A computed fold for a 316-nucleotide part of an RNA from a Candidatus Methanophagales archaeon, annotated as large-subunit ribosomal RNA, domain IV. The coordinates come from a structure-prediction model, not an experiment, and the mean pLDDT is 85.
Context: one part of a larger RNA
This record gives sequence, structure tokens and C1' cells, in this order.
RNA sequence: UCCAGCUAAGGGAAAUCGGCAAAUUAGCCCCGUAACCUCGGGAGAAGGGGUGCCUGCUUUGUGAGAGGCAGGUCGCAGUGACAAGGGAAGGCCAACUGUCUAAUAACAACAUAAGCGACCGCAAGUCCGUAAGGAUUAGUACGGUCGCUGACUCCUGCCCAGUGUAGGUAUCUGAAAUCCCUUUUCAAGGGGGCGAAGGACCUAUAAACGGCGGGGGUAACUCUGACUCUCUUAAGGUAGCGUAGUACCUAGCCGCUUAAUUGGCGGCUUGCACGAAUGAAGGAAUGAGCCUUCUACUGUCCCUAGCUGGAACCCG
Repeated sequence: UCCAGCUAAGGGAAAUCGGCAAAUUAGCCCCGUAACCUCGGGAGAAGGGGUGCCUGCUUUGUGAGAGGCAGGUCGCAGUGACAAGGGAAGGCCAACUGUCUAAUAACAACAUAAGCGACCGCAAGUCCGUAAGGAUUAGUACGGUCGCUGACUCCUGCCCAGUGUAGGUAUCUGAAAUCCCUUUUCAAGGGGGCGAAGGACCUAUAAACGGCGGGGGUAACUCUGACUCUCUUAAGGUAGCGUAGUACCUAGCCGCUUAAUUGGCGGCUUGCACGAAUGAAGGAAUGAGCCUUCUACUGUCCCUAGCUGGAACCCG
């Protein structure tokens, strides 16, 4: 010096990206317990008190035993060692328990119950196989398969022009084969007829893939623009939310928090470039998830020191 462990007066996060690490708390009994809430929870909330041993009386049990009351007594300390929750508040995300990158990721990712859509009446649909055959299934639409969303509450707006899917179709297009005509005969060839799927064309469909504008003017201070004109689209973003895990400008502006805040939270919101099952907005409970604050606590620090065990190294 390093590794493992222990202790520190006064201060108590000033250290640090960040309370990382450590410390605090801890069992059992009694009292007591808020907001919020899906009325189940939250909750061991929080916050208090007690706890050893001895004697007497007493309750209960068949019993081992388990309690209650009163008194006494020792220690710094009685869950005396071991073992054994720190707590509170605000927000984000995911409903939850669960699953995962064996060997750098346990998460907000996956799954989930639930919602919705599509296909399918069984000799089905979907999947494996060239086939025979097999799985779903010894099941039968309250079922099976596929896809998306992801508890619950409240909702889920407009667009079918493009792409996709499904259906229709008088007409047009549309291969080979077959048929007809033809080059004096045959053949190659040429022309024509017929005409499948598909396409053109017409519909439907967005919880299918997806998409959801610009400019000018306008109210008796100003500002703003309910109103209006115009270009244009398939339709021009509705509800809700919003400087967001999404906002470039940005450290937006205001308020709270601090002595001081590029942080956090609450509002506003002209949203570079939110937005409705690629779900929107809420939301109790849950979380080895992420951010912020307070309290308790501490060698994280001020500021280091000492001790125990071990490993190096130096001297002899």
C1' cells in the first nucleotide's frame, strides 16, 4: 500500500453523476394509524408503549402447557449473542403474479386476463409432407387457427384517392391447346374465331397498410379573431393530452421547492416533429424499473486516525 472486518469526538450528504457503500430500523404483545381507493386495499402505514429474573394470587386445559393481576429485584443494555423492515411525499412507465439475452442488459421489453378483426359447417379452415399419411382432433362456431391491442374506467373522430383484401362485371384486354380461312398441293408461316385466371371498369372495407393543408382580411384603445375570401385535398387532426421517455429554439414563461436549482412538481401552451386498439386520456394496488424532495441515520465527506486477520513490498 492493497484485501476482508471493526471503532471513531464535533458536524451530518458539505462528498458524489447519483446517499454508491455503510449506518439506521428490525422479533413478539398492546395502543394507534392519513391521503387516495377498483371498497379488496393502502397497512407492519405513520407514530407510541412494553419485553429479563423471582414471589404470591388467579383463569383455562385431561395433560404437556398457555395466559391475567399484584409485589419484589439486577444490569449501560432483558427479541441482552445469532437471526431480524429505515420511513414519508410528488412524478414517469408497465395494470397486476409471471417470463427473458446459460457467460456484460431482469427493464418501460415478452407474456397475461380482457377487447377487436379475419378465415372456417368438418371430405372445413390452418399447419407438416412430393405422396401415402399426419397434427389441430378422438375436438365441431360458447370451437379451432391467424393477426393487432393489452386489467379496469372513459372513449376510440374524418379519409377507400394510393397500396392491400373481398365481391361484381354489359363491354375491352387476355396464353397454350382446339376450331375456321389462307399462301396452286403438304409443311413451316400468315389471318381470324373461341376465350380461363388476372387486369381495365364498378363497389365494399381503416380495431386493413396507411393518411389527416396553405395564403389574405376582419370586433369602437391595443391584442386576439367567433366571422369571411381564396387556392387546394381522398380527407384536411375531432375528444383528450401537451416544452412530454415525444419541443429544435430551450435553461420557453409563471408559480412552488433552495441562501442560490440547466433539476423536480403544478399551470400556460403558437405541438421544429402528440393524438385516438401502430390505441388516446385517467387510474387504486403491484415494481431488485426510472426521476425529484423531506425525515431518521451514518467515516460518503470536513479529515483523517486507530485496531484485528490476510496478501504484497522494504530492511535485517